Predicted 3D model of a 72-nucleotide RNA (transfer RNA) from Ministeria vibrans. Its Rfam family is "tRNA". It is annotated as a transfer RNA. Model confidence (mean pLDDT): 81 of 100.

[in-house]
RNA sequence: GUGUAAAUAGCUCAAAGGUAGAGCAUUGCUUUUCUAAAGCAACGGUUAUAAGUUCAAGUCUUUUUUUACAUU
Numbered sequence: 001g002u003g004u005a006a007a008u009a010g011c012u013c014a015a016a017g018g019u020a021g022a023g024c025a026u027u028g029c030u031u032u033u034c035u036a037a038a039g040c041a042a043c044g045g046u047u048a049u050a051a052g053u054u055c056a057a058g059u060c061u062u063u064u065u066u067u068a069c070a071u072u
Stems, first nucleotide, its partner, number of pairs: 001071007010024004018055001026042005048064001050062003
């Protein structure tokens, strides 16, 4: 340089074009003599950027950026 894939919560990952969720972490409560464990709840998202298609886009199309892999 070329080709392919990926970018979503603090971290790891989901999500047939139709209300963005889970686990872990964090905080609070319950339980316990205290801790740990367990249970319940809360918190946390401009879905990398900019456009397009659509009644409706995390999802489809394109641009840019970053990362990984393959190849020379």